[in-house]
The prediction has a mean pLDDT of 89. c-di-GMP-I riboswitch aptamer from a soil metagenome, 85 nucleotides, folded computationally.
RNA sequence: GAUAACGGCAAACCCGCCGAAAGGUUGGGGCGCAAAGCUUCCGGGUCUAAAGCUCCGAACGGGCUACGACGGCCGGGCUACCGAA
Numbered sequence: 001g002a003u004a005a006c007g008g009c010a011a012a013c014c015c016g017c018c019g020a021a022a023g024g025u026u027g028g029g030g031c032g033c034a035a036a037g038c039u040u041c042c043g044g045g046u047c048u049a050a051a052g053c054u055c056c057g058a059a060c061g062g063g064c065u066a067c068g069a070c071g072g073c074c075g076g077g078c079u080a081c082c083g084a085a
Stems, first nucleotide, its partner, number of pairs: 001082001008033002013028002016025003031072001037078003042075003045070003052064004
């Protein structure tokens, strides 16, 4: 980062599986992405709340909370194909 080239990844949604959930994952499917490759034990942010604590006379239920999750939320770090301006 171009009306370039070889390619790559794969949103929503669907089937199956895991999970309390967020979410993850095989397959299908393509919204998009020049890092939508990797990294949360670099920083911020967001999501969930099983366990724990707490509220209610008690229950239902509520509140707080990450050791859980998101790299396709942003920044940082590391790595990578091509080569016009």
The sequence is in RNAcentral, with records from MGnify.